[in-house]
Context: one part of a larger RNA
Molecule: small-subunit ribosomal RNA, central domain
Organism: uncultured bacterium
């Protein structure tokens, strides 16, 4: 190489898109590279192995046979991979009717709420907390009423509801746009799948520049609390949180489950469709199809569970892991403005 694994024991890339590779329905036909089959050359000797012989015997020697598992060459099968030609539809897409949606970007608008300004009424308190205090108010504060400014964020609706590859997406209206799901089977004819290296998107928080900054808040400053309190608890509060273009590329980026077809009891929600019954007609109610949950056979599993959205049964491709620490460090590359990120050892040590 074999060979065992990857939901919690070490281990599934964060997600896609794909270029190379590898794999790949359904029949026919020819070729013969794989394949397999005979035959024939080769496959030094020694070594083995059997059978026989020679030193007294053994070791050792020698004869003869097969072994040398491989390559080359001829001929030959033609089942199966594979070329090659034509074809086929059920994979796969298109096309046409239809539908459901916080899918994406962009622009307008809109009410509630917290802060602030200004004006009016009004008088001594108000915030806070386990208590309290720092805080803020007689220079009129909270309270209440108009009117006004800005920034964010979008109550109910909301539903193990939708939708998007993942990250993620929630107020309304408008455009622009990706994607899916049914049903008709009209078109194409395997156009699939999987995917190292690449390419693209990736929460938060940080970084660069220009703007915004209402509430919230690291740092920071005060106040309590404590033996001490660089916290928890209060009072303020700076970056950030928002936008705009640009880097960063990572998270418990989880379903800690890669992806793709297939097959394997059933039972109940629930979203989105199509069909059939039934009805004056809606409702019911049966059958199906796509998602999204529960429960549970069988089977699987260390056990916990998983279980048609499987962790069962198969196939195919990719990553990954192989005792603990040391260590995701060091070195050295590559990226980056940083900050770091991707790749990533060993001694030693139990």
């Nucleotide at each position: 190489c074999u060979g065992g694994g990857c939901g919690u024991a070490a281990a599934g890339g964060g997600c896609a898109u794909g270029c190379a590779g590898a794999c790949g329905g359904u029949a026919u036909a020819u070729c013969a590279a794989g394949c397999c089959a005979a035959a024939u050359g080769u496959g030094a000797a020694a070594a083995g192995u059997a059978a026989g012989g020679g030193c007294u015997c053994a070791a050792c020697c020698c004869u003869u046979a097969c072994c040398c598992u491989g390559c080359g060459u001829u001929u030959g099968u033609a089942a199966c991979u594979g070329a090659u030609a034509a074809a086929c539809u059920u994979g796969a897409g298109u096309a046409c009717a239809g539908g459901a949606g916080a899918g994406g970007c962009a622009a307008a608008u809109g009410g509630a709420a917290u802060u602030c300004c200004c004006a009016g009424u009004g008088u001594a308190g108000c915030a806070g907390u386990g208590a309290a205090a720092u805080g803020c108010g007689u220079a009129g504060a909270g309270a209440u009423u108009g009117g006004g400014a800005g920034g964010a964020a979008c109550a109910c609706c909301a539903g193990u509801g939708g939708c998007g590859a993942a990250g993620g997406c929630g107020a309304u209206u408008u455009g622009c746009u990706g994607g899916u799901c049914u049903g008709u089977a009209a078109c194409u004819g395997a156009c699939g799948u999987u995917g190292a290296g690449a390419u693209g998107c990736g929460a938060a928080a940080g970084c660069c520049a220009g703007g915004g900054g209402a509430g919230c808040a690291a740092a920071c400053g005060g106040g309590a609390u404590u033996a001490g309190a660089u916290a928890c608890c209060c009072c303020g509060g700076u970056a950030g949180u928002c936008c705009u273009g640009g880097c960063c590329g990572u998270a418990a980026a989880c379903g800690a489950u890669g992806g793709a077809u297939a097959c394997u009891a059933g039972g109940u929600g629930u979203a989105g469709g199509a069909g059939g019954u039934a009805u004056c007609g809606a409702c019911c109610c049966c059958u199906u199809c796509u998602g999204u949950g529960c429960c549970g056979u069988a089977g699987u599993g260390a056990a916990c569970g998983c279980a048609a959205u499987a962790a069962g049964u198969a196939u195919c491709c990719c990553g990954c892991c192989u005792g603990g620490g040391u260590a995701g460090u060091a070195c050295g590359g590559u990226c980056g403005c940083a900050a770091g990120a991707c790749u990533g050892a060993a001694a030693c040590u139990c």